[in-house]
RNA sequence: CCGUGCUGAGCGGGGCGCUAGGGGUGCCCUGUACCCGAAACCCUCUUCAUGCGGGGCUGAUCCCCCGCCCGAGGGCGUUCGUUGUUCAGUAAGCAGCGGGAAAACGGUGUUGAAGGCCGGGUCCCAAACGGCGAGAGUUACGUGAACCGGGUCAGGUCCGAAAGGAAGCAGCCCUAAGCGGCGCUUCUUGGGUGUUCUGGGGUUGCUCGACUGGAGCCGUCAACUCGAAGAGCUCUGAAUAUCCGAUCGCUCGACGGCGGGGUGCACAU
Numbered sequence: 001c002c003g004u005g006c007u008g009a010g011c012g013g014g015g016c017g018c019u020a021g022g023g024g025u026g027c028c029c030u031g032u033a034c035c036c037g038a039a040a041c042c043c044u045c046u047u048c049a050u051g052c053g054g055g056g057c058u059g060a061u062c063c064c065c066c067g068c069c070c071g072a073g074g075g076c077g078u079u080c081g082u083u084g085u086u087c088a089g090u091a092a093g094c095a096g097c098g099g100g101a102a103a104a105c106g107g108u109g110u111u112g113a114a115g116g117c118c119g120g121g122u123c124c125c126a127a128a129c130g131g132c133g134a135g136a137g138u139u140a141c142g143u144g145a146a147c148c149g150g151g152u153c154a155g156g157u158c159c160g161a162a163a164g165g166a167a168g169c170a171g172c173c174c175u176a177a178g179c180g181g182c183g184c185u186u187c188u189u190g191g192g193u194g195u196u197c198u199g200g201g202g203u204u205g206c207u208c209g210a211c212u213g214g215a216g217c218c219g220u221c222a223a224c225u226c227g228a229a230g231a232g233c234u235c236u237g238a239a240u241a242u243c244c245g246a247u248c249g250c251u252c253g254a255c256g257g258c259g260g261g262g263u264g265c266a267c268a269u
Stems, first nucleotide, its partner, number of pairs: 003267004009058003012030005020046005034055004063262007073252005079246003083241007093233002097227004104220005115212002118209005123201004128196001129194002132190004137184002141180003149174004157166003
């Protein structure tokens, strides 16, 4: 020098989150660099950090440490913008409300518009009549007397020698007082009763008719204009929120590059 076999070491890293702190499972970024098992009300470790348990591969030119450069990506914060919400303010504009205006459109009108005037209805009060209801009265009829109403009186009772007579309960029939009462009615009374009628009243509105009158009347929406109220939209300011974007600052930082340093043992020819 070459070869063989071991061991160390390596077989990913970072950010967020969690945590007293570290590592892992979780999410994310890089990138490609073993397998199996458990692990977010979690698994494991402990004074500066090895993931835990079980297996496998490479095998000291692998590997480890320091410094610098680049920089994917992440975290925090400032400022600004967008959007939303809330509060406050203003009232030029829009919307909404009312009026005017007047073309257009539609309907109606010389088979007569608006208006005027008269009369009526609708409205109110009172009364009449009818109707419905209630009450009183009257009546057919019904019921209705243990005894103190009548008729007839079984049974039984009484008088009599007998013949025959007498009183009379129950039952049945009739009836008095009383009770009920279809219907009827010269009575009384009530009402969200009535295509009824009379009298009186009657501000407005609606409606019908006559007279007068002689061409409009009604409805709808603009442009435009006036007014008041209010604050729905727009506008101004502040606060807040989310997530989106931008700028700035701080921080962590993979991959990559450069420089430097460290790097074990055994055997054999």
Predicted 3D model of a 269-nucleotide RNA (Bacterial large signal recognition particle RNA) from an Acidimicrobiia bacterium. Taxonomically the source falls in Acidimicrobiia (Bacteria, Bacillati, Actinomycetota). It was read from a public genome assembly, where an Rfam model found it.